This is a predicted structure of a 105-nucleotide RNA (SAM riboswitch aptamer (S box leader)) from Tepidibacter thalassicus DSM 15285.
[in-house]
RNA sequence: ACCUUAUCAAGAGAGGUGGAGGGAUAGGCCCUGUGAAACCCAGCAACCGCCCUAAGAGGGAAUGGUGCUAAUUCCUACAGAAGAUUUUCUUCUGGAAGAUGAGGU
Numbered sequence: 001a002c003c004u005u006a007u008c009a010a011g012a013g014a015g016g017u018g019g020a021g022g023g024a025u026a027g028g029c030c031c032u033g034u035g036a037a038a039c040c041c042a043g044c045a046a047c048c049g050c051c052c053u054a055a056g057a058g059g060g061a062a063u064g065g066u067g068c069u070a071a072u073u074c075c076u077a078c079a080g081a082a083g084a085u086u087u088u089c090u091u092c093u094g095g096a097a098g099a100u101g102a103g104g105u
Stems, first nucleotide, its partner, number of pairs: 001105008013041001015040003021031003025077004042069003047065002050060003073097001078094007
């Protein structure tokens, strides 16, 4: 890098360093010197791992391996259905794309 699979409507700092960007991409719309990204500490969660179990569903703990800590994955992107004050908007469903874990090539 690619493939498979599970989850994505919850949760988490007025901390320190740092100094201008960030929210995947595109269009929007937002956050940000009342300090962005990044690093440290802190915290959240429970995918792997650990324990219980008819070892499977489920349950427990949270030291370890990750991950995460504005806004539903911030909204939309493609398709279908339904509704409405109807050439547009809204709602639902399924895909695509993305993120994270685990397994594999």
The RNAcentral record of the sequence draws on Rfam.
NCBI's taxonomy places the organism under Bacteria, Bacillota, Clostridia, Tepidibacter, Tepidibacter thalassicus.